This is a predicted structure of a 72-nucleotide RNA (transfer RNA) from Ceratopteris richardii. It matches the Rfam family "tRNA". Rfam describes the family as follows. Transfer RNA (tRNA) molecules are approximately 80 nucleotides in length. RNAcentral holds the sequence, with entries from Rfam. The prediction has a mean pLDDT of 84. The organism belongs to Ceratopteris, within Eukaryota.
[in-house]
RNA sequence: GCUUCCAUAGCACAGCGGUAGUGCACUCGCCUUGUAAGCGAAAGGUCGUGAGUUCAAUCCUCACUGGGAGCU
Numbered sequence: 001g002c003u004u005c006c007a008u009a010g011c012a013c014a015g016c017g018g019u020a021g022u023g024c025a026c027u028c029g030c031c032u033u034g035u036a037a038g039c040g041a042a043a044g045g046u047c048g049u050g051a052g053u054u055c056a057a058u059c060c061u062c063a064c065u066g067g068g069a070g071c072u
Base pairs, nucleotide, nucleotide: 001071002070003069004068005067006066007065010024011023012022013021018055027041028040029039030038048064049063050062051061052060
């Protein structure tokens, strides 16, 4: 330098055009003599950045940023 993949909650990840979810963690409650485990609830997202397509974009297109792999 070229090709390709990834970027979504604190962490690990789902979500292939129509109001964004799961598990763990954190907070509160129940249970317990107490802790852990278990059960219930709540909170937490400008979906990496910018533009384009579309009635509508996490999703499609382009550029950029960061990371991984391969080739030279």